RNA sequence: UCUCCAAUAGCUCAGCGGUAGAGCAAAUGGCUGUUAACCAUUUGGUCGUAGGUUCAAAUCCUACUUGGGGAG
Numbered sequence: 001u002c003u004c005c006a007a008u009a010g011c012u013c014a015g016c017g018g019u020a021g022a023g024c025a026a027a028u029g030g031c032u033g034u035u036a037a038c039c040a041u042u043u044g045g046u047c048g049u050a051g052g053u054u055c056a057a058a059u060c061c062u063a064c065u066u067g068g069g070g071a072g
Base pairs, nucleotide, nucleotide: 001071002070003069004068005067006066007065010024011023012022013021018055026042027041028040029039030038048064049063050062051061052060
């Protein structure tokens, strides 16, 4: 320098263009002699940034940023 992949909750990751989710973690409550475990509920997101297409974008297109793989 070229090329490919990834970026979504505190962490690991899902997510046919039409309401953003799961597990773990955290908080609260239940259970009990107490803790752990278990059960229930809840909190938590400008979907990496900026534009574009569309009635509608996490999703499609472009550029950029960061991280990773490959080629030279």

Predicted 3D model of a 72-nucleotide RNA (transfer RNA) from Chloroparvula japonica. The RNAcentral record of the sequence draws on ENA. The prediction has a mean pLDDT of 81.